About this RNA: This is a predicted structure of a 329-nucleotide part of an RNA (large-subunit ribosomal RNA, domain IV) from Mesoflavibacter sp. It matches the Rfam family "Bacterial large subunit ribosomal RNA". Rfam links the family to the GO terms structural constituent of ribosome and ribosome. The sequence was found in a public genome assembly.
Context: one part of a larger RNA
RNA sequence: CCGCGUUGAAGGAACUCGGCAAAAUACCCCCGUAACUUCGGGAUAAGGGGGCCCUUGCAUUGGGCAACCAGUGUGAGGGGGCACGGAAACGAGGGUGGCGACUGUUUACUAAAAACACAGGGCUCUGCGAAGUGGCUAACACGACGUAUAGGGUCUGACGCCUGCCCGGUGCCGGAAGGUUAAGAGGAGAUGUGAGAGCGUCGAAUUGAAGCCCCGGUAAACGGCGGCCGUAACUAUAACGGUCCUAAGGUAGCGAAAUUCCUUGUCGGGUAAGUUCCGACCUGCACGAAUGGCGUAACGACUGCCCUACUGUCUCCAACGCGGACUCA
Numbered sequence: 001c002c003g004c005g006u007u008g009a010a011g012g013a014a015c016u017c018g019g020c021a022a023a024a025u026a027c028c029c030c031c032g033u034a035a036c037u038u039c040g041g042g043a044u045a046a047g048g049g050g051g052c053c054c055u056u057g058c059a060u061u062g063g064g065c066a067a068c069c070a071g072u073g074u075g076a077g078g079g080g081g082c083a084c085g086g087a088a089a090c091g092a093g094g095g096u097g098g099c100g101a102c103u104g105u106u107u108a109c110u111a112a113a114a115a116c117a118c119a120g121g122g123c124u125c126u127g128c129g130a131a132g133u134g135g136c137u138a139a140c141a142c143g144a145c146g147u148a149u150a151g152g153g154u155c156u157g158a159c160g161c162c163u164g165c166c167c168g169g170u171g172c173c174g175g176a177a178g179g180u181u182a183a184g185a186g187g188a189g190a191u192g193u194g195a196g197a198g199c200g201u202c203g204a205a206u207u208g209a210a211g212c213c214c215c216g217g218u219a220a221a222c223g224g225c226g227g228c229c230g231u232a233a234c235u236a237u238a239a240c241g242g243u244c245c246u247a248a249g250g251u252a253g254c255g256a257a258a259u260u261c262c263u264u265g266u267c268g269g270g271u272a273a274g275u276u277c278c279g280a281c282c283u284g285c286a287c288g289a290a291u292g293g294c295g296u297a298a299c300g301a302c303u304g305c306c307c308u309a310c311u312g313u314c315u316c317c318a319a320c321g322c323g324g325a326c327u328c329a
Stems, first nucleotide, its partner, number of pairs: 001324008010315002014313001019310001027051005036041001038158001052079012080084001092308007099300002104116002120156007132142003159295004164225003169222002171218005178213003184207002189202005226244005253287001254284001265281005
């Protein structure tokens, strides 16, 4: 010096990205227990008290005829120690945000999460030799010994309150008309050859499906959801007006947010001091409604902030134990 331990004056997170690590809490009985809540919870909430040994009274359970044996509850008095759940094992707690409802699942060997799944919700396909899937466009098999309260695909993701406008583009669905349109049908006509009959070649009109065009529908389909100028008797602002464009111009709710560039925005709270945090404001660079919006009790080895307890994390290091390193043999 290194590893693993033990202890530490005063202080007690000043350490640090961050209380990482350590310390602290811990069991059983009794008392007691808030906001909030989906009335189940939250809850071992929080916060207190007791626990050893001796003597003794009372009540009581089981077994037994009984003597008695094994317990349980409770009252009184006393004793010793620094310490009585005397070792070991054995929750730290509280407040407030974000995200995800929850229990689960995952990158075998750097990621356990806010990712995946989930119950629930919606759309869509499928009438049974189902759709869909595997297979050589097969047999056959799965689907399913199922039958639309079923099965497949896709999105969302408990629950509560809700889910606005746009069908112009793309997709999908519907449409006995019309346009376009292949092979095929058709055969006016032209032409090769032949003495001819014939055998060939080219070929206009007309006819001719799906598709596309066209006409509608459809957004919990893919997606989209404006600009400029003026205006109120302080100022400021603009309920109001004008104008241009659009398929339609973002509704409710939320908002410097896991989203805010400018930005450490501004104000308030917390601190002696706060780029973080919480509450507001709204000027949303570039939130927004199942690529769901906003809330939400419970839950979380998730993540931010604060507090109590506690401590060698630190001020600032020290001593000791064990094992190494190191030196000598």